[in-house]
């Protein structure tokens, strides 16, 4: 330098074009003599700039950041 793959709440991880879901964490609350478990509930996310479409997490382009291979 050239290829290739990823990027989604604090982390971790679904979602093949129709307002992004679970875990876990985190606030509120019930229980408990406390503490942990454990139930109710709430809050938090698409890396960035653009095209394409009636609609983009998805399709293309460039960027950016990171892993791989190969010089």
């Nucleotide at each position: 330098g050239c290829a290739u793959c990823a990027g989604u709440g604090g982390u971790u991880u679904a979602a093949u074009g129709g307002u992004a879901g679970a875990a876990u964490a985190u606030g509120a609350g019930c229980u408990u003599c406390c503490c942990a478990a454990g139930c109710u509930u709430g809050u938090g996310a698409u890396c960035c700039g653009g095209g394409u479409u009636c609609g983009a997490u998805u399709c293309c382009c460039g960027g950016c950041u990171g892993g791989u291979g190969c010089a």
Predicted 3D model of a 71-nucleotide RNA (transfer RNA) from a Nanobdellota archaeon. NCBI's taxonomy places the organism under Archaea, Nanobdellati, Nanobdellota. It was read from a public genome assembly. The prediction has a mean pLDDT of 81. Rfam family: tRNA. Its family is annotated with triplet codon-amino acid adaptor activity in the Gene Ontology. It is annotated as a transfer RNA.